[in-house]
Context: one part of a larger RNA
RNA sequence: CUGGGCGUAAAGCGCACGUAGGCGGACCAGUCAGUCAGAGGUGAAAUCCCAAGGCUCAACCUUGGAACUGCCUUUGAUACUGCUGGUCUUGAGGUCGAGAGAGGUAAGUGGAAUUCCUAGUGUAGAGGUGAAAUUCGUAGAUAUUAGGAAGAACACCAGUGGCGAAGGCGACUUACUGGCUCGAUUCUGACGCUGAGGUGCGAGAGCGUGGGGAGCAAACAGGAUUAGAUACCCUGGUAGUCCACGCCGUAAACGAUGAAUGCUAGCUGUCGGGGGGCAUGCCCUUCGGUGGCGCAGCUAACGCAUUAAGCAUUCCGCCUGGGGAGUACGGUCGCAAGACUAAAACUC
Numbered sequence: 001c002u003g004g005g006c007g008u009a010a011a012g013c014g015c016a017c018g019u020a021g022g023c024g025g026a027c028c029a030g031u032c033a034g035u036c037a038g039a040g041g042u043g044a045a046a047u048c049c050c051a052a053g054g055c056u057c058a059a060c061c062u063u064g065g066a067a068c069u070g071c072c073u074u075u076g077a078u079a080c081u082g083c084u085g086g087u088c089u090u091g092a093g094g095u096c097g098a099g100a101g102a103g104g105u106a107a108g109u110g111g112a113a114u115u116c117c118u119a120g121u122g123u124a125g126a127g128g129u130g131a132a133a134u135u136c137g138u139a140g141a142u143a144u145u146a147g148g149a150a151g152a153a154c155a156c157c158a159g160u161g162g163c164g165a166a167g168g169c170g171a172c173u174u175a176c177u178g179g180c181u182c183g184a185u186u187c188u189g190a191c192g193c194u195g196a197g198g199u200g201c202g203a204g205a206g207c208g209u210g211g212g213g214a215g216c217a218a219a220c221a222g223g224a225u226u227a228g229a230u231a232c233c234c235u236g237g238u239a240g241u242c243c244a245c246g247c248c249g250u251a252a253a254c255g256a257u258g259a260a261u262g263c264u265a266g267c268u269g270u271c272g273g274g275g276g277g278c279a280u281g282c283c284c285u286u287c288g289g290u291g292g293c294g295c296a297g298c299u300a301a302c303g304c305a306u307u308a309a310g311c312a313u314u315c316c317g318c319c320u321g322g323g324g325a326g327u328a329c330g331g332u333c334g335c336a337a338g339a340c341u342a343a344a345a346c347u348c
Stems, first nucleotide, its partner, number of pairs: 004319003007302002012316001014201004021194003025088007033081002035077008049065006091191001092188003095184005103177007110154001114150008125136002162169002206247006215241002220236004258315006266293013297304002321348003330341004
């Protein structure tokens, strides 16, 4: 190894690109490296195993046999794998014609609301709560009308709707730009899949420099509540939230489900295309997404079920009792915070 697993029990890297490696479509021919068969050589002795014998038995010893699963040489076989040459189109990619979309980046524009400022009207309250108080207000608040300023977010549309590899993306316009789907079968001809290392992207919080700061709001202050109240509630309020550039690299980064391919009942909704039929708003059909239910099958059960957790193949990652501990030490990275890698003693 034969012969375990990873949705929820321990276990899928947050996601992609891609190096090495592993694996790889159909047909023909060659080769004979792997593979298979025969033969020869070697595989010391002892040991192990089998048989017989010798010490009164046994251990032990002796003799014979088998074995030494291996290596080398040689003669063949040629299905499969490899290698070499050639051909093909179904995998993959390209071309042409259509199409949908909050995919990304940049610039500009818009309205509602909040807050603040100015002015008008107006007068004693307003806020807030379970009830209050802190707070604001006769230096004219709250309310209301007009004007102005600023920053941030884009109601309705809005939908188990769409797009994106994931994180994520939602006002409008323009520019630049990535991917996807359908149709035509027009081209290339296996160009493919996965992917250790590596590289890039990566919510929020946090960090550095410089801006910005309306609202919200860690910390903080005050008022309440309470036995206390370093909270929940209230009034304030600074970092931060926003922008540019640079770091950080983590999340219940979740479908707690790695990627790819093929196969295996259906019914129903919805999104984007194509084809056909007519009674022109319905029916049939096909491709691609996204949901609900459900058969076989699977599962410890829950449940999954053509978007599999079914049946198979390929490649990668990961798990091996609980705690100690995702910690210590060491190393790498980082401005720091810390991240990544990752034990043991001891204990149950």